[in-house]
Context: one part of a larger RNA
RNA sequence: UCCAACGAGUUACGCCUCAUCAGCAUGCUUAAGUCUGCAAAGGACGAAGGCACAGAGAAAUCGAGUCUUAACGGGCGAAUUGUUGAUGGGGGUAGACCCGAAACCAAGCGAGCUAUUUAUGGCCAGGGUGAACAUUAGGUAACACUAAUGGGAGGCCCGAACACACGAGUCGUGCAAUUCUCGGUGAUGAGCUGUGAAUAGAGGAGAAAUUCCAAUCGAGCUUGGUAAUAGCUGGUUCUCUCCGAAACAGGUCUCGGCCUGGCGUUAAUUGUUUCAUAAUGGGGGUAGAGCACUGAAUGGAUCUGGGGCCUUCGGGUACCCAAUCUAACCAAACUCCGAAUACCAUUAUGUUAAGAUUAGCAGUUAGAAUGUGGGGGCUAAGCUCCAUGUUCAAAAGGGAAACAGCCCAGAUCGUCAAUUAAGGUCCCUAAACUAUACUCAGUGGGAAAGGUUGUGUACUUUCUGAGACAGGUAGUAAGUUGGCUUAGAAGCAGCCAUCUUUUAAAGAGUGCGUAAUAGCUCACUACUCUAUUCCUCCUUAGGGUGGAUAGGAAAGUAUGCGCCGAAAAUGUAACGGGGCUCAAGUAUAGUACCGAAAUUACGAAUUGUAUAGCAAUAUACAGUGGUAGGAGAGCGUUCUAUAUGUGCUGAAGGUUGACCCGUGAGGGCAGCUGGAACGUAUAGAAGUGAGAAUGUUGGA
Numbered sequence: 001u002c003c004a005a006c007g008a009g010u011u012a013c014g015c016c017u018c019a020u021c022a023g024c025a026u027g028c029u030u031a032a033g034u035c036u037g038c039a040a041a042g043g044a045c046g047a048a049g050g051c052a053c054a055g056a057g058a059a060a061u062c063g064a065g066u067c068u069u070a071a072c073g074g075g076c077g078a079a080u081u082g083u084u085g086a087u088g089g090g091g092g093u094a095g096a097c098c099c100g101a102a103a104c105c106a107a108g109c110g111a112g113c114u115a116u117u118u119a120u121g122g123c124c125a126g127g128g129u130g131a132a133c134a135u136u137a138g139g140u141a142a143c144a145c146u147a148a149u150g151g152g153a154g155g156c157c158c159g160a161a162c163a164c165a166c167g168a169g170u171c172g173u174g175c176a177a178u179u180c181u182c183g184g185u186g187a188u189g190a191g192c193u194g195u196g197a198a199u200a201g202a203g204g205a206g207a208a209a210u211u212c213c214a215a216u217c218g219a220g221c222u223u224g225g226u227a228a229u230a231g232c233u234g235g236u237u238c239u240c241u242c243c244g245a246a247a248c249a250g251g252u253c254u255c256g257g258c259c260u261g262g263c264g265u266u267a268a269u270u271g272u273u274u275c276a277u278a279a280u281g282g283g284g285g286u287a288g289a290g291c292a293c294u295g296a297a298u299g300g301a302u303c304u305g306g307g308g309c310c311u312u313c314g315g316g317u318a319c320c321c322a323a324u325c326u327a328a329c330c331a332a333a334c335u336c337c338g339a340a341u342a343c344c345a346u347u348a349u350g351u352u353a354a355g356a357u358u359a360g361c362a363g364u365u366a367g368a369a370u371g372u373g374g375g376g377g378c379u380a381a382g383c384u385c386c387a388u389g390u391u392c393a394a395a396a397g398g399g400a401a402a403c404a405g406c407c408c409a410g411a412u413c414g415u416c417a418a419u420u421a422a423g424g425u426c427c428c429u430a431a432a433c434u435a436u437a438c439u440c441a442g443u444g445g446g447a448a449a450g451g452u453u454g455u456g457u458a459c460u461u462u463c464u465g466a467g468a469c470a471g472g473u474a475g476u477a478a479g480u481u482g483g484c485u486u487a488g489a490a491g492c493a494g495c496c497a498u499c500u501u502u503u504a505a506a507g508a509g510u511g512c513g514u515a516a517u518a519g520c521u522c523a524c525u526a527c528u529c530u531a532u533u534c535c536u537c538c539u540u541a542g543g544g545u546g547g548a549u550a551g552g553a554a555a556g557u558a559u560g561c562g563c564c565g566a567a568a569a570u571g572u573a574a575c576g577g578g579g580c581u582c583a584a585g586u587a588u589a590g591u592a593c594c595g596a597a598a599u600u601a602c603g604a605a606u607u608g609u610a611u612a613g614c615a616a617u618a619u620a621c622a623g624u625g626g627u628a629g630g631a632g633a634g635c636g637u638u639c640u641a642u643a644u645g646u647g648c649u650g651a652a653g654g655u656u657g658a659c660c661c662g663u664g665a666g667g668g669c670a671g672c673u674g675g676a677a678c679g680u681a682u683a684g685a686a687g688u689g690a691g692a693a694u695g696u697u698g699g700a
Base pairs, nucleotide, nucleotide: 001700002699003698004697005696006695011094012093013092015091016090017089018088019087020086021085022084023083024082027051028050029049033045034044035043036042055062056061065076066075067074068073097235098234100232104225105224106223107222108221109220115199116198117197118196119195120194121193122192123191124189126158127157128156129154133150134149135148136147137146138145162186163185164184166183167182168181169180201217203213204212205211210219238634239633240632241631242630243629248261249260250259251258252257262364263363264361265360266359267358268357269356270355273354275350276349277348278347279346280345281344282343288337289335290334294331295330298327299326300325301324302323304322305321306320307319308317309316310315367392368391369390370389371388372387373386374385375384376383397408398407399406412604413603414602415601417600418599419598423594424593425592426578427577428576432591433590434589435588436587437586438585444580450564451563452562454561455560456559457558458557459556460555461554462553463552464551471528472527473526474525475524477501478500479499482496483495484494507522511520512519533548534547535546537544538543605624606623607622608621609620610619611618612617635689637686638685639684640683641682642681643680644679645678646677653673654672655671656670657669659668660667661666
């Protein structure tokens, strides 16, 4: 892991309650017990008791009333129905659907492991060191002291046995539930060890570690109380049909639990009360807006007031504040105003679609995402807390590559039929074309501030044959070095003024530059180069005035699509892929088609309502996704009763079947196997249905 068997709402009660059915109601009913009986069956007896028949009050007590109160008033009653059973739903008390603690208590069993103690025994190779003390010699007044020799002390030293367990390795389904190997420590001692004995769980023992008390120790083990308790986890077994939630409010030593309400379901009653839309009538202070109040807050003005500063005390003031006026503006706890929605009421219309009351039974009280209005947070979060709608939860199907909560759409069943939705129509992959533009970035197919002489569209202003714009060539002067300032200030540090002349044109100077000059450059002008014509008027003509326009040029505004900005970790990897450029991209317009369990068509089942009918049933209309959960109808298993059958010419059981019947649980039939019992109908009773419980037992 698999297979088989077993495995969870049961039973009891003088109990409570509701529904259905039954008996009696001139109320109902027996309990223990007695009698009868082959009998534990059944029958008869047995009113002791129970419920009902009257209530109110604490009670005395009164009584269709009574209690309270001084009274008024108010509370509970009266105007009629019960009771005994059976079955079912729910509750209570019991283990009460099943399994599961850690624990608590009692009585016993344990010190053959281990801790300490006790009695009695045993053991410690070998080597080293050399204490006290003694003797002898030296030495002293005598001691002391010194040396040698003897001696053999020690929780002394080295090191086997023995004991221990510090390091490393080994092992780690081991040789072993602590081993093995090599090193290590103690090794005459608080040493090690055999045997007998002592101490016991609210305890003992402990050189003390919560350490040991038989592989068990913050309280041993065994049995019992015991089915301890578990607001916790897990599990809870056949089918079909109808309806179908909640994750909210209040309370809670309460927040992962309960109680009441809300939301579901079933029955009875009521009969439009519900809902939708419209009309009419309401109250409001939100969005918005506003500044009239309360605050906040910017600029300007002003006779004025206060303060600061100055003052010749008259006043002055480029300062500050207030008030007033004016312009612009801000507010959840501002409002002179003020919607849309929503809400309330009345009326009308529509709708087989609810609403209300009473009674039985629930489940739910961890919600999630998304759109919208808000609080918290960073206008962060797949964040958090409210409100409101939707979906998921409890919803399958199509789309979004894949994707509970997004978009479309709500699956009774069948069909090799049709039409559509969202979304799509080059290939993967069902279905596409037309027209006009845009985009060159693979933009599309990820991103900001900011940048962009990429390109399209619309528009404004100005210049343009008297030659624009860009380029080229040349000029860019004089008074004058303007005045002041300054060391200097000459166009070009700074201040003031910014004129005149010569000119085709040239600033009292745009920038670079110098100590200051100088020098370079620009504005401006001429030439060169180069882009069209027309109309009106004037003029003899040349020519000129004004205007329009193709084109050219400069500056700018608005807008479409692009470009840069743009760095990440296995491998393209930021269209699902291939691949796509007058697209298979983007915009606009149009016409087709594809596309779902939607809708339609045909057939079938079933539920409800209506009509017809005694009924069976028929017709019409509307339904039939579903978790928790409520309600209904059935299938199968074992046994019992009654009736009736099958079977050795083969029962049950097993097995095979592409066969038959039933919506399904299931029921038949046929072949093989098997070898003795087993069905059917109607009732009844349950040890009545397994895939899950780290389920139990057995097997593989």
Molecule: large-subunit ribosomal RNA, domain II
Organism: Parcubacteria group bacterium